[in-house]
């Protein structure tokens, strides 16, 4: 240089007809049992703002831009990475 795949919360992954983004596991956090820890339950677990609190709004799916009422998803450039060709 061409050409194919991939990038989502702290980790793995689901969401591929374009219509709740993060389901499910682990990992962490609080409680509850225990002398005490371990296993178990039960709630919580991206970021910001407002609230006393329940709870509510807003961004967030590598990075910039279009298309659309509506984008993780389609189009475009670039970035990292892997595989194939030369």
């Nucleotide at each position: 240089g061409c050409c194919g795949g991939a990038g989502u919360g702290g980790a793995g992954a689901a969401a591929u007809c374009g219509g709740c983004a993060g389901a499910c596991u682990c990992a962490g956090a609080u409680g509850c049992c225990u002398c005490a820890a371990g296993a178990g339950c039960a709630u919580c677990c991206g970021g910001g703002c407002c609230g006393c609190a329940a709870g509510g709004c807003c961004c967030u799916u590598g990075a910039g831009g279009g298309u659309u009422c509506g984008a993780a998803u389609c189009c475009c450039u670039c970035c990292u990475c892997c595989g194939g060709c030369a």
RNAcentral holds the sequence, with entries from ENA. A computed fold for an 86-nucleotide RNA from a Chloroflexota bacterium, annotated as transfer RNA. The organism belongs to Chloroflexota, within Bacteria. Rfam family: tRNA. The coordinates come from a structure-prediction model, not an experiment, and the mean pLDDT is 81.